[in-house]
Molecule: Bacterial RNase P class A
Organism: Nitrosomonas sp.
């Protein structure tokens, strides 16, 4: 300098004007309940935060909830060298064997083909079971046999079925509590043709089969579940590593038909995929581009 292979990081800035969705409030106004102290509520104001590396597939694997659940087996899934990390895992680390690459490196479901079944493309006269060709023997005796992984044989494929060893109960925030109307149903009791209730605050009167109270389960609404978490950053220490301790600092959406936006102005390298909806680990797919740091192999020059 070229070409590459590993791992990371970043994901158009700034600045202004308008809005949206949560929170908090020694500020302000109204509304409601109280004498009131005060409380709840609404609107302003001020302050602060508001999509991602995959928010996505919804494949694994775990937290939470509800369901089920004496113990054993069967079906069914899933996994498969060795060790180790994790809350767990089918993930990830490390090592070893295989292939593949000139090398950094990559890819492996990597047990068992004498339980069994099933199947072996192209080629090939025949592909799994003997049996055919050709030569030869007393005799299917015996030898060979272009092809092709495998050929006349106690070959191959298990990511075909299958055996075996180990794991595995089901459903999924629309989960799942709790408060709780209006109407209509349901149980209990009381009162009621010896007129209840009603008209009506009383009495009279008129009217004629209901009517009070209580529980209890649904339903519409509302809360809670909701974001402090196997959190992130740093720092030091053990680890090859994956990851683990320990100290310091931080608080970083939380809707409920569904906010996170829209315009303007400057500048650059001119902008990809894509949009939370119970939370986490992972994996797989998408994705313009820029930047970093290790190593690799060729050429060159000193």
């Nucleotide at each position: 300098g070229a070409a590459g292979c590993u791992g990371g990081c970043u994901a158009g800035a700034c600045a202004g004007u308008c809005g949206c969705c949560g929170c908090u409030u020694g500020u302000u106004u109204c509304u409601u309940a109280g004498c009131g102290a005060u409380a709840a509520g609404a609107a302003a104001g001020a302050g602060g935060g508001g999509a991602g590396g995959a928010a996505a597939g919804u494949c694994c694997g775990g937290g939470c909830u509800c369901c089920a659940u004496a113990g054993a087996g069967c079906a069914g899934g899933a996994u498969g060298a060795c060790g180790g990390c994790u809350a767990a895992u089918g993930g990830c680390c490390g090592u070893c064997c295989a292939c593949c690459g000139u090398g950094a490196g990559g890819u492996g479901a990597g047990g068992a083909a004498u339980a069994g079944g099933g199947c072996c493309a192209c080629a090939g006269a025949g592909a799994c079971g003997a049996g055919c060709g050709u030569a030869u023997u007393a005799a299917g005796u015996u030898a060979c046999g272009g092809u092709g992984a495998a050929a006349c044989g106690c070959g191959g494929c298990a990511a075909c079925c299958u055996c075996c060893a180990u794991c595995u109960g089901g459903a999924g925030c629309a989960a799942a509590a709790c408060c709780a109307a209006a109407u209509a149903g349901g149980c209990a009791g009381g009162c009621g043709a010896u007129g209840a209730c009603g008209c009506u605050g009383c009495u009279c009167g008129c009217u004629g089969a209901g009517u009070c109270u209580g529980c209890g389960g649904g339903u519409a609404g509302g809360u809670u579940g909701c974001u402090u978490g196997a959190g992130c950053a740093u720092a030091c220490a053990g680890g090859c590593a994956a990851c683990u301790g320990u100290g310091u600092g931080c608080c970083u959406a939380g809707a409920g038909g569904a906010a996170u936006g829209a315009c303007u102005g400057u500048c650059c390298a001119c902008g990809a995929c894509a949009g939370a909806a119970c939370c986490c680990g992972g994996c797989u797919u998408a994705u313009c581009g820029g930047c970093c740091a290790g190593c690799u192999u060729c050429a060159c020059u000193c």